The part of an RNA shown here (small-subunit ribosomal RNA, 5' domain) has 502 nucleotides and comes from a metagenome.
Context: one part of a larger RNA
RNA sequence: GAAUGAACGCUGGCGGCAUGGAUUAGGCAUGCAAGUCGAACGUGUAACUUAUUUUCGGAUAAGUGAAAGUGGCGAAAGGGUGAGUAACACGUGAGUAACCUGUCCCCGAGUUCGGAAUAGCCCCGGGAAACUGGGAUUAAUACCGGAUGAAGUCCUCCAUCGCAUGGUGGGGUGACGAAAGUUUUCUCGCUUGGGGAGGGGCUCGCGUCCCAUUAGCUAGUUGGUGAGGUAACGGCCCACCAAGGCUAUGACGGGUAGCUGGUCUGAGAGGAUGGUCAGCCACACUGGGACUGAGACACUGCCCAGACUCCUACGGGAGGCUGCAGUCGAGAAUCUUCCGCAAUGGGCGCAAGCCUGACGGAGCGAUGCCGCGUGAGGGAUGAAGGCCUUCGGGUUGUAAACCUCUGUCAGAGGGGACGAAGAAGUGACGGUACCCUCAGAGGAAGCACCGGCUAACUACGUGCCAGCAGCCGCGGUAAUACGUAGGGUGCGAGCGUUAUUC
Numbered sequence: 001g002a003a004u005g006a007a008c009g010c011u012g013g014c015g016g017c018a019u020g021g022a023u024u025a026g027g028c029a030u031g032c033a034a035g036u037c038g039a040a041c042g043u044g045u046a047a048c049u050u051a052u053u054u055u056c057g058g059a060u061a062a063g064u065g066a067a068a069g070u071g072g073c074g075a076a077a078g079g080g081u082g083a084g085u086a087a088c089a090c091g092u093g094a095g096u097a098a099c100c101u102g103u104c105c106c107c108g109a110g111u112u113c114g115g116a117a118u119a120g121c122c123c124c125g126g127g128a129a130a131c132u133g134g135g136a137u138u139a140a141u142a143c144c145g146g147a148u149g150a151a152g153u154c155c156u157c158c159a160u161c162g163c164a165u166g167g168u169g170g171g172g173u174g175a176c177g178a179a180a181g182u183u184u185u186c187u188c189g190c191u192u193g194g195g196g197a198g199g200g201g202c203u204c205g206c207g208u209c210c211c212a213u214u215a216g217c218u219a220g221u222u223g224g225u226g227a228g229g230u231a232a233c234g235g236c237c238c239a240c241c242a243a244g245g246c247u248a249u250g251a252c253g254g255g256u257a258g259c260u261g262g263u264c265u266g267a268g269a270g271g272a273u274g275g276u277c278a279g280c281c282a283c284a285c286u287g288g289g290a291c292u293g294a295g296a297c298a299c300u301g302c303c304c305a306g307a308c309u310c311c312u313a314c315g316g317g318a319g320g321c322u323g324c325a326g327u328c329g330a331g332a333a334u335c336u337u338c339c340g341c342a343a344u345g346g347g348c349g350c351a352a353g354c355c356u357g358a359c360g361g362a363g364c365g366a367u368g369c370c371g372c373g374u375g376a377g378g379g380a381u382g383a384a385g386g387c388c389u390u391c392g393g394g395u396u397g398u399a400a401a402c403c404u405c406u407g408u409c410a411g412a413g414g415g416g417a418c419g420a421a422g423a424a425g426u427g428a429c430g431g432u433a434c435c436c437u438c439a440g441a442g443g444a445a446g447c448a449c450c451g452g453c454u455a456a457c458u459a460c461g462u463g464c465c466a467g468c469a470g471c472c473g474c475g476g477u478a479a480u481a482c483g484u485a486g487g488g489u490g491c492g493a494g495c496g497u498u499a500u501u502c
Base pairs, nucleotide, nucleotide: 001502002501003500004499006498007497008496009495010494013372014371015370016369017368018367019365020364026328027327028326030325031324032323035073036072037071040070041069043067047064048063049062050061051060052059053058080283081282082281090207091206092205093204094203095202096201099200100199101198104196105195106194107193108192109191110190111189112146113145114144115143122135123134124133125132126131152176153175154174155172156171157170158169159168160167161166181188209255210254211253216246217245218244221243222242223241224240225239226238228236258280259279260278261277262273263272264271265270285306286305287304288303289302308319309318310317311316336362338361339360340359344358345356346355347354348353375405376404377403378402385396386395387394388393409443411438412437413436414435415434419429446491447490448489449488450487451472452471453470457486458485459484460483461482467474468473
């Protein structure tokens, strides 16, 4: 000098764009953050409509329909955080002849016959509650069985290819294996096979901090055979057998740390760093476990254990903000318990639409960057006052007053968007931005420094005191170095200080 997610002191007019819990991965009141589908299904309150009937009170049937339930899809995304992790975690480049893939796209084939339940509803209980037991009955795209079935799987034969295991293609009276319906219609679905896209799993080469005051480490350890398990290879697991494997090119141990694109600095080489944004990983009160599913060992799912908090009728239960706001605590320190689904995107749905603290916005903070303003021109009796003085004067200083103007920002009145994709309708922001008009210099300047480094000097007070200080150093009676004043220098809605990096 440059930089910062900064903080502190003094000061503070406006706008735009960014940015804001870095410490206790400490504890959390409250509200919201994941639902949706009646075009899968059986019920069905109030109310309304239509039809029939009527003793004019109403009754019956059909339709719309709240609500819960069965079922489907979603809930594995989006959002948060960086505790752990020195690792195939990440980056980069390969491999998978060792693999998986819901929804989406393309192509082929099929969509047949039956059955038994169960929630809901109803009845009877238990419990303070959370919740739960029994009985009767009912539906489905829920569940189960049969049929058919190839280009699928297994077995087997042949051909061909390769990179070892093997791959690809063809054959077989061989074996096995499927389905669901809905809608007024168009539709939308379901099953099976092949291909694709996108996504993921696994393996490997190289790269990836410090300590040798860490030198030896290792028994599922290293390899083999067999069996199990997985979507898949593999000590992944197990039985048996062998005795191996790693290490000074740093094993093992300890410390620290999410990694990267990037960011800061620097002429570069390099050094430091990884906040916001983007990619990957890991975590979700702590530890462990599996279930469901195409996908999880699952932030707002389940089970167990633990700590903590809450409810309780003491028998037993409930909870998990490292989502958005907000609160307490600790801290030098970090915001609103706001508006809206109008846009973009996501989930469900044929759709209308519903949900969405993702997101779009507004609010707060000079936290940063950028822009603008706090007036402009004229004005010498160089006014008054202040300060200095050699008492002559000098300086503040065209500065002020005064005159003539202007109207940025802020203020008032009127108009008023784009963002909306369109035939129309639909805007949280927002009566915002912007435009026109109006009045009036009015409402808007500070901070640090002035001994040298380093731009900028005098007076008074103080008297090694009080104090200053980044280094050198100032202060003990003439202090340009302390304090105040006048003047000056620098930067300016900021200026200094502190911390950290180059």
The coordinates come from a structure-prediction model, not an experiment, and the mean pLDDT is 84.